SAM riboswitch aptamer (S box leader) from a marine eukaryotic metagenome, 112 nucleotides, folded computationally. The coordinates come from a structure-prediction model, not an experiment, and the mean pLDDT is 76. It matches the Rfam family "SAM riboswitch aptamer (S box leader)". From the family's description: The SAM riboswitch is found upstream of a number of genes which code for proteins involved in methionine or cysteine biosynthesis in Gram-positive bacteria. The RNAcentral record of the sequence draws on MGnify.

RNA sequence: UCUCAUCAAGAUUGGUGGAGGGAAAAUCGGCCCCUCGAAGCCUGGCAACCUACAGGGUAUGAAAGUACGCCUGAAAGGUGCCAAGUCCGGCAGCUCUAGCUGCAAGAUGAGA
Numbered sequence: 001u002c003u004c005a006u007c008a009a010g011a012u013u014g015g016u017g018g019a020g021g022g023a024a025a026a027u028c029g030g031c032c033c034c035u036c037g038a039a040g041c042c043u044g045g046c047a048a049c050c051u052a053c054a055g056g057g058u059a060u061g062a063a064a065g066u067a068c069g070c071c072u073g074a075a076a077g078g079u080g081c082c083a084a085g086u087c088c089g090g091c092a093g094c095u096c097u098a099g100c101u102g103c104a105a106g107a108u109g110a111g112a
C1' cells in the first nucleotide's frame, strides 16, 4: 500500500503520579472530561479478531478418518480495548432543524 471483517454493547473499584486529556504526522474549530486528581506506569478488568483447546453440526466415507469453521463454550498464547456513536466537523440522499441511511476518512484485527 491492497483485500476482508468489525466499530451505539462491555470493562480499572485500587496503588503510584501531579496537570493535563479526548487516535496517529501536523493544524484549526466546536463540545466535553479533569486537583471531588488528567496523562503515564503498576494492578485489575472487558471482548473474542487470530492460534491452540472442548462439545455439537455439515460434507464425504463401509469405517477409521479427512475437510469446512457453521453453532456453542472456555480464556492458555498473540493483539486490541476499558467517558461521550470512531465525542462532533467532509460528501450524497431522505426527512425536516434535529435526526436517519449510505459513502468517504479513520481505528482494530486477519491476510497479501
Stems, first nucleotide, its partner, number of pairs: 001112007014042003020033003028089003044082003049078003053073004057068004086105001090103005